[in-house]
């Protein structure tokens, strides 16, 4: 150093509620936990989905790729 099994202290936090911003799909904050081992970050490839529609957008918790990053048995 490769590679990687289980697990969850400690992380994150779906769906609803509430406030706010946005036409909007959705974004943030708080509240809540269905779930995650990258459920961290990037719209590059598909895919979905919005619109005042050809021009722009939203989704990274759809699947893929890329970058970091925790843990951590066997070899």
């Nucleotide at each position: 150093g490769a590679u990687g099994a289980a697990a969850a202290a400690g992380c994150c936090a779906a769906a609803c509620c509430u406030g706010u911003c946005g036409u909007g799909a959705g974004g943030c904050a708080g509240g809540g936990a269905c779930g995650g081992a990258a459920a961290a970050c990037c719209a590059c490839g598909g895919g979905u989905c919005u619109u005042a529609a050809u021009g722009a957008g939203a989704c990274a918790g759809c699947c893929g790729g890329g970058u970091u990053g925790c843990u951590a048995a066997a070899u």

The RNA shown here (c-di-GMP-I-GGC riboswitch aptamer) has 75 nucleotides and comes from a Desulfobacteraceae bacterium. Of the family's consensus pairs, 82% are formed in the model. Model confidence (mean pLDDT): 77 of 100.